[in-house]
Context: one part of a larger RNA
């Protein structure tokens, strides 16, 4: 000086504790180990690996495996050397790559040659081959925890220590007093961006109070009003009271749309030889008729098993049928596609509009009325299986997704144990992108609809700040 201790104090955090809903048990999805495979490609391993890398594995992707091929190579630069085409087209073999076979066929030009292009030679490309324990970079954790430092000065032989302890106090090393210390820097917090009041301008495609006028903000017409787009005001403990050390600060009020951190983004000095040579880049080492490269075809989709993260139920606060209300954030041209017609249904045939505050996806769901089912593994449940068909692609057999029709399995609320959340927050409800031809989306990122309990309090489990002890640890 730091780490640790079932050592002391002090003090936070859905950490305990109150509370609501889960997971562990059933089916199915994803992903992992194992385990099988000619291959089931790689990496990722408490917490921080396991619906990770993957915002899309039929082919491609694809790196793996089986066989067929190539060797200056599928890419790139140049050297020398010969040809003039190369490419495209037919044919033959073939699974395809490709092989041969016919056919077509160059520009500029001082005629020396040069452009391109094959072939052939040498230089060299190539490697998702190794090592993330050689490395940039870029990410994750401690943690959005409040800490990590520096200068100059003082003490100490010195390592280092002071400042950064104290005594209040915050979300904060925030800020206030004291103090051999004064002062600074990285952080904290503000300055950004979204909501939430109001003001001003501007109104089209939005809006519709008054005035007309329509089946309809559907025309004329308005800018008040909601909306949109700039711009600006508002919240600072300003202001009263109390406490408090005349500080900082905290209680509580007032007025206010909002009151004392709203929500994002932002992530200090390091830890953890943490993760990534397979995003890139890179040192070295390794292959160089193969560990590169091109194709077909499988595989990555297996399955006795086990482990994580999900959906969906198990029912009546519910199922079913009818009718009927209200969003907000997307997204559209090789694209969204309306009305209209065919179909019980995906869907299909058309094709108005719209590069969109204009048209379109677009029906929101749950709610809400009306019926019906009445406690039974059922009119919960929906798994698996059998037929039929739709769509998308050269192709859905291995291996896509939907649809009808008929099948209708486990499941009776779940052992020990465990996991999230403290407010528009949890539950539950449905929309939308993104990769995308389609699409295994129950995932992931948002987006709004309904809308709650509960917290006495820090003894106790987890994890952490600060001081101080002890230590045979560094």
């Nucleotide at each position: 000086u730091g780490a640790c201790g079932g050592g002391g104090g002090c003090c936070c955090g859905c950490a305990c504790a109150a509370g609501c809903a889960g997971c562990g048990g059933a089916g199915c999805a994803u992903g992992u180990g194992g385990u099988u495979u000619a291959a089931u490609u790689c990496g990722a391993c408490g917490c921080a690996a396991c619906g990770c890398g993957a915002a899309g594995a039929a082919c491609c992707u694809u790196a793996c495996c089986u066989g067929g091929g190539c060797u200056u190579g599928a890419c790139a630069u140049g050297u020398c050397a010969g040809u003039g085409a190369c490419c495209g087209c037919c044919g033959u073999g073939g699974a395809a790559a490709c092989a041969c076979g016919g056919u077509u066929u160059u520009c500029c030009u001082u005629c020396g040659g040069g452009a391109c292009a094959c072939u052939g030679u040498c230089a060299c490309a190539g490697g998702u081959g190794g090592u993330g324990c050689a490395u940039g970079g870029c990410u994750g954790u401690c943690g959005u925890c409040a800490g990590c430092u520096c200068g100059u000065g003082u003490c100490g032989u010195g390592a280092g220590a002071u400042g950064u302890u104290g005594g209040g106090u915050u979300a904060a090393g925030u800020c206030c007093c004291g103090c051999a210390a004064c002062g600074a820097g990285c952080g904290c917090a503000a300055c950004c961006c979204c909501c939430g009041u109001c003001c001003u301008a501007u109104g089209u495609u939005g809006c519709c109070a008054u005035c007309a006028u329509u089946a309809a903000g559907u025309u004329g017409g308005g800018g008040a009003c909601u909306c949109a787009u700039a711009g600006a005001a508002g919240a600072c403990u300003g202001c009263c009271g109390g406490u408090g050390a005349c500080a900082a600060a905290c209680c509580g009020g007032a007025g206010g749309a909002a009151g004392g951190u709203g929500g994002g983004a932002u992530g200090a000095c390091g830890c953890c030889a943490a993760g990534u040579c397979a995003u890139c880049a890179u040192g070295c080492c390794c292959c160089u008729u193969a560990u590169g490269u091109c194709c077909a075809g499988g595989g990555c989709u297996a399955c006795a098993c086990a482990c994580g993260u999900g959906c969906u139920a198990c029912a009546u606060u519910g199922g079913c049928g009818c009718a009927u209300a209200c969003a907000a954030a997307g997204g559209g041209c090789a694209g969204c596609a309306a009305u209209a017609c065919c179909g019980c249904g995906a869907g299909g045939u058309g094709g108005a509009g719209c590069a969109a505050a204009u048209c379109c996806c677009a029906g929101a769901a749950a709610g809400u009325g009306c019926g019906u089912c009445u406690c039974g593994g059922u009119u919960c449940g929906g798994a698996u299986u059998g037929g039929a068909g739709g769509c998308u692609g050269a192709a859905a057999c291995u291996c896509g997704c939907c649809u009808c029709c008929a099948u209708g399995a486990a499941g009776g609320u779940g052992g020990a144990g465990u996991u999230g959340c403290u407010a528009g927050u949890a539950a539950u409800c449905g929309c939308a992108g993104a990769u995308c031809a389609g699409c295994a989306a129950u995932g992931c990122u948002g987006c709004g609809g309904u809308g709650a309990a509960u917290a006495c309090g820090u003894u106790c489990c987890c994890g952490g700040g600060c001081c101080u002890u002890g230590u045979a640890c560094a």

A computed fold for a 474-nucleotide part of an RNA from a metagenome, annotated as small-subunit ribosomal RNA, 3' major domain. Its Rfam family is "Bacterial small subunit ribosomal RNA".